[in-house]
Molecule: transfer RNA
Organism: Limosilactobacillus reuteri
RNA sequence: AUAAGUAUAGUUCAAUUGGCAGAACAGCAGGCCCCAACCCUGUAGAUUGCGGUUCAAGUCCGUAUGCUUAUG
Repeated sequence: AUAAGUAUAGUUCAAUUGGCAGAACAGCAGGCCCCAACCCUGUAGAUUGCGGUUCAAGUCCGUAUGCUUAUG
C1' cells in the first nucleotide's frame, strides 16, 4: 500500500438474520452478621464518529478512525 474481518455497560459476551438493547462478573445502596467475608434484595451504567435507506437500524449501504489477519 492492497484485501478481508472486527468495534455493544468498567470487563467478558448475547441480541432469533430490520421490530421493547440483555446476562454474568465488577461498582453503588440496603438486608443478614458484633464486624468483615459469603449469601439475599434493589440500583446505576453501553451500540466507535459522520451521513444515507426505512414507518422503524446494534443489524442494511457509504465514509472516517482504531484494532486483528493475509499478501506485497